Predicted 3D model of a 134-nucleotide RNA (c-di-AMP riboswitch aptamer (ydaO/yuaA leader)) from a Frankiaceae bacterium. The sequence was found by an Rfam model in a public genome assembly. Rfam family: c-di-AMP riboswitch aptamer (ydaO/yuaA leader). From the family's description: This family represents a conserved RNA structure found upstream of the ydaO and yuaA genes in Bacillus subtilis and related genes in other bacteria. The coordinates come from a structure-prediction model, not an experiment, and the mean pLDDT is 77. Of the family's consensus pairs, 92% are formed in the model.
RNA sequence: UCGCAUCGAAGUCCUAACCACGACAGGAGCGGGGGACCCAAGUCUCCUGGGGUGAAGCCAACUCACCUGUUGGCCGGGCCAACCCUUCGGCCCGAACCCGUCAGCUCACCUCGUAGGCGCUGCGAAGGGAAGCA
Numbered sequence: 001u002c003g004c005a006u007c008g009a010a011g012u013c014c015u016a017a018c019c020a021c022g023a024c025a026g027g028a029g030c031g032g033g034g035g036a037c038c039c040a041a042g043u044c045u046c047c048u049g050g051g052g053u054g055a056a057g058c059c060a061a062c063u064c065a066c067c068u069g070u071u072g073g074c075c076g077g078g079c080c081a082a083c084c085c086u087u088c089g090g091c092c093c094g095a096a097c098c099c100g101u102c103a104g105c106u107c108a109c110c111u112c113g114u115a116g117g118c119g120c121u122g123c124g125a126a127g128g129g130a131a132g133c134a
Base pairs, nucleotide, nucleotide: 003120004119006117007116012027013026029114030113031112032111033110034109039104049102050099051098052097053096057074058073059072060071061070062069075094076093077092078091079090080089083129084128085127086126087125088124
């Protein structure tokens, strides 16, 4: 650099300078936030504010000056390679960051993101469906 995969919304089209590559900007697609009536909810301050993205939460015991760490239970998430679902088996994860006293749901409407990381001799099994081939 190319190819094939993987977590994730994060992949794609178009595009300037000769070509190529392909930037800013823009588009479709995908993802997130704010935002009425109705419904829900008393409100503010303090105490220990409250909220968002994400699977990343709760409880117990021990540990730690604190931050935290260990173990177990419940619960949640990922992988085991053509696609989807279920089951069994195996191996793992349960972080991090942001808003700034403020936000329930929510039509119209407004607005933001489209990153980053990791693997490649690895190729568990069964059932159903779809697709494809004949």